[in-house]
GlmS glucosamine-6-phosphate activated ribozyme aptamer from Pullulanibacillus camelliae, 157 nucleotides, folded computationally. The model forms 84% of the base pairs in the Rfam consensus. It matches the Rfam family "glmS glucosamine-6-phosphate activated ribozyme aptamer". On this family, see Jansen et al., Nat Struct Mol Biol 2006: "Backbone and nucleobase contacts to glucosamine-6-phosphate in the glmS ribozyme". Its mean pLDDT, the model's own confidence on a scale to 100, is 78. Lineage of the source: Bacteria > Bacillati > Bacilli > Caryophanales > Pullulanibacillus. The sequence was found by an Rfam model in a public genome assembly.
Parts: sequence; structure tokens; C1' cells
RNA sequence: CUUCAUAAUCAAGCGCCAGGACUGCUCGGAGUAGCAGUUGACGAGGAAGAGGUUAAUCGAAACUUUCGGCGGAUGCCUCUCGGGCUCUUCACACCCGGAAGCCAAGGCUUGAAAACGGAUGGGCAACCAUGCGGACAAGAGUCUGGCCGUGAACCAA
Repeated sequence: CUUCAUAAUCAAGCGCCAGGACUGCUCGGAGUAGCAGUUGACGAGGAAGAGGUUAAUCGAAACUUUCGGCGGAUGCCUCUCGGGCUCUUCACACCCGGAAGCCAAGGCUUGAAAACGGAUGGGCAACCAUGCGGACAAGAGUCUGGCCGUGAACCAA
């Protein structure tokens, strides 16, 4: 250094790299060359249980590569469980998994990191790591408006 076995730890813009791009070296005859390396998603958000499925949400960016590929993933569908909902109860429809019927507009509150600038360190370099400075989203919460079932039971007549 490699292989095998065992154990522990580690994740969801998460992990990996064989295409591509970039850097260095070699060859000098030089290219569809070889070898070694670098890069390959910036945060927000997201888990009742089981099964299935794969191109699984939102915005930011100087948007050439955040390209391309493989795997995974809290997405989506079905069922089960529990709950919400315009009026009492039950069931269905619709909706929700700490939230919860449908429609649209506005007010208030809240709201990121990279990119950018700059510094230190490592590397021949491509690049990498960490710190400092100043920002800006989607969205979330709350308030205001309008509309609101189907069937049965109960009640009333």
C1' cells in the first nucleotide's frame, strides 16, 4: 500500500465519477497520445404507518459545466390509523398528520447562503479550506372579504 472479515460513526441540492471541461508532466514526429490531478448544486423546505413509484418542492446565482451519468432521498399514488371542516350526530366528498372546506386580493410581521468584496493557509497549477464585511428570495405566520356540500338519523311541522 492492497485485499478480506468484524465493529463504530457519518446524509438528503445528499454520496460517487467512467463522459465532458480545466491543470500539470512526458513524448518531439505529434496527436482522437499517455500518466497524474482538479471540478462536478447556493441555501430554504420537507418524515403517522405499510406498500408501490421515479425526471421528488421553492427560490438565489457572474445561469460556460448548478452540463452529463449512477445510486439514494422526507416527494407523489394506494391502503390503514388518527383528526379537521357550516352550524347536532354518523357516513361520504374535500382537507390535514400539529395541521386541516373553497376562491381571490391586499395589509402587517418575519425571512438564507453562496455569488460579491476582502484576509489567512495549502498546492507548480487547475483549485481547496477557514474567517471577516455588507446585502437581496421563494416562502411562512397573522388580519381583512366572499362562498360553502351529499345521504341518513334526530328535532320541528